[in-house]
Molecule: Guanidine-I riboswitch aptamer
Organism: Agarivorans albus MKT 106
RNA sequence: GCAAUAGACAUCUAGGGUUCCGGCUGCAACGCAGUGUCUGGACCGAGAGUUGUCAACCUCAUAGAGGUUACACGGAGGGAUAAAAGCCCGGGAGAU
Numbered sequence: 001g002c003a004a005u006a007g008a009c010a011u012c013u014a015g016g017g018u019u020c021c022g023g024c025u026g027c028a029a030c031g032c033a034g035u036g037u038c039u040g041g042a043c044c045g046a047g048a049g050u051u052g053u054c055a056a057c058c059u060c061a062u063a064g065a066g067g068u069u070a071c072a073c074g075g076a077g078g079g080a081u082a083a084a085a086g087c088c089c090g091g092g093a094g095a096u
Stems, first nucleotide, its partner, number of pairs: 007054004012049001015044002020041002022038001023035005055069006071091001073094001077089003
C1' cells in the first nucleotide's frame, strides 16, 4: 500500500404518523363532517438502540458447560402503507 468476511428471526424502546377506536369541535345528531397544532388505545418502528432465540466458529469434553460474532460518520432524492418515520432503496452516494 491492497483485498475479504463478520448471519437470521423475534421482542421492546427512541422515534413516527392518522386508516380504526377513543378525545375535541360543529351539525339537520344511534350518525356525518372537521381536527394528529389530541397526552392516548391500537398501528409502523431502527445496520450504526435494548433484550432474547437460532445459526456459525472455538475450548473443555460427549451429558452438557463455557466463550467469540468486532467496529460503525452519513445526506439529498425516491418508495410502501391510511400516513409518517431512525421503516425500505441503504453498512447505498459521499466523508474519514